[in-house]
Molecule: c-di-AMP riboswitch aptamer (ydaO/yuaA leader)
Organism: Aureibacillus halotolerans
RNA sequence: CAUUCAUGAUCGCUUAAUUUUUCAUUUGAAAAAGCGGGGGACCCAUUUAUGUGGCAAGUCCACUUGGGGUGAAUCCAUUGCGUGCAAUGGUAGGGUGACUCUUACACCCGAAUCCGACAGCUAACCUCGUCAGCGUGUAAAGAGAAGAAUG
Numbered sequence: 001c002a003u004u005c006a007u008g009a010u011c012g013c014u015u016a017a018u019u020u021u022u023c024a025u026u027u028g029a030a031a032a033a034g035c036g037g038g039g040g041a042c043c044c045a046u047u048u049a050u051g052u053g054g055c056a057a058g059u060c061c062a063c064u065u066g067g068g069g070u071g072a073a074u075c076c077a078u079u080g081c082g083u084g085c086a087a088u089g090g091u092a093g094g095g096u097g098a099c100u101c102u103u104a105c106a107c108c109c110g111a112a113u114c115c116g117a118c119a120g121c122u123a124a125c126c127u128c129g130u131c132a133g134c135g136u137g138u139a140a141a142g143a144g145a146a147g148a149a150u151g
Stems, first nucleotide, its partner, number of pairs: 001151005011135004018033006034130006044120001051063004055058001066118001067115004075090007093109005099144005104138001
């Protein structure tokens, strides 16, 4: 490249958050794989203060202003209540538009929370999580990929 055949099942999104096994059937317990996070040397980097309260007075208890972690979720301006919060408008950054990439267009998010005075990177090693919440659709353009057999 050509020919022939086959192709019909039931989904998708954010997130690390899915799958399998055993025992139970008390709606759970445990284990493994996969994915994800934290701590943790040399070397390198850094040179910056170690806050408040309590008591039974120790490597104790509580708190959050310093600092740090997860996360895309950081920062700015204005306004209003009153020293912190809320609202509005932007913004670093992030997501979707049903195979991938590029370009364009459209629609969204731009939170929350944890540790508790304390942690840089970090091999070995140690340790933790595997929730929760939803319903997009321009079949856009271009390029590419996309089941089996034979030649």